[in-house]
């Protein structure tokens, strides 16, 4: 330098081939216990990497960037 894949909650990851987003773990609160943990119930937490375009509407499609991983040279 070129190619491919990826970037979504604190972490690990889903997500519909367009209709304003979820799980597990973790955090917090509660129930229960003599008490703690486990267990059970609930709550909060996200401008979906950035900018632009298409569209009535974009996490999703297109373009340009940034970053990560792998491969080739």
């Nucleotide at each position: 330098g070129c190619c491919a894949u990826c970037u979504u909650a604190g972490c690990u990851c889903a997500g519909u081939u367009g209709g304003u987003a979820g799980a597990g773990c973790g955090a917090c609160g509660g129930u229960a216990u003599c008490g703690u943990a486990a267990a059970c119930c609930g709550u909060a937490g996200g401008u979906c990497c950035g900018g632009g375009g298409u569209u009535c509407g974009a996490u999703c499609c297109c373009c340009c960037g940034a970053g990560a991983u792998g491969g080739c040279u």
A computed fold for a 73-nucleotide RNA from a Patescibacteria group bacterium, annotated as transfer RNA. Rfam family: tRNA. From the family's description: Transfer RNA (tRNA) molecules are approximately 80 nucleotides in length. Rfam classes the family as a transfer RNA. Model confidence (mean pLDDT): 81 of 100.